[in-house]
RNA sequence: CUCUUAUCGAGAGCGGCGGAGGGACAUGGCCCGAUGAAGCCCGGCAACCUUCAAGGAAAAAUCCUUGAAAAGGUGCUAAUUCCUGCAGGCAGAGUGCCUGAAAGAUAAGGG
Numbered sequence: 001c002u003c004u005u006a007u008c009g010a011g012a013g014c015g016g017c018g019g020a021g022g023g024a025c026a027u028g029g030c031c032c033g034a035u036g037a038a039g040c041c042c043g044g045c046a047a048c049c050u051u052c053a054a055g056g057a058a059a060a061a062u063c064c065u066u067g068a069a070a071a072g073g074u075g076c077u078a079a080u081u082c083c084u085g086c087a088g089g090c091a092g093a094g095u096g097c098c099u100g101a102a103a104g105a106u107a108a109g110g111g
Stems, first nucleotide, its partner, number of pairs: 001111008013042001015041003021032003028083002043077003048073002050069008081103001086100006
């Protein structure tokens, strides 16, 4: 870099350093930020990998469901992945709602 599978409406700081930007990208919006952005550290959240228990399927390897744990590997820690952009549907006055795709993020496995 790419492929497969799963998830993306919940959760998480009155901390320290730092100093002006940030919310992936492109369109249009809307926001956050000197009452301190990004980044780093610490703290925290969660439970993908992991461990345990119960139940189920299978001849077996193994798989599925539910519950519990959190030492380690990641991840995350404003707003639905902030909304939108493409396709379709409903209502209807130029907007609202719903579904799907695309793109993206993360994990696990493969090339």

Description
SAM riboswitch aptamer (S box leader) from Mesobacillus foraminis, 111 nucleotides, folded computationally.